[in-house]
């Protein structure tokens, strides 16, 4: 330099054009002498950034950034 994949909550992942969710973790309550477990609840997001298409974008298109894989080149 060329090609491909990925980027969503603290973490692991869903949502394939129509209200952004689950589990774990965190915090609170119940229980307990206390802790853990269990049960119930709460909070947490400019969906990597910018632009475009659309009535409507996490989702489609373009550019950029980051990570991973393959190929090529140089030393």
């Nucleotide at each position: 330099g060329g090609g491909g994949g990925c980027g969503u909550a603290u973490u692991u992942c869903a949502a394939u054009g129509g209200c952004a969710g689950a589990a774990a973790a965190a915090c609170g309550a119940u229980c307990u002498c206390a802790u853990a477990a269990a049960u119930c609840g709460u909070a947490a997001g400019u969906u990597g950034c910018c632009c475009g298409u659309u009535c409507g974008a996490a989702u489609c298109g373009g550019g950029c950034c980051g990570c991973c894989c393959c190929c090529a080149c140089c030393a």
Model confidence (mean pLDDT): 82 of 100.
Predicted 3D model of a 75-nucleotide RNA (transfer RNA) from Candidatus Flexifilum breve.
It matches the Rfam family "tRNA". Rfam classes the family as a transfer RNA.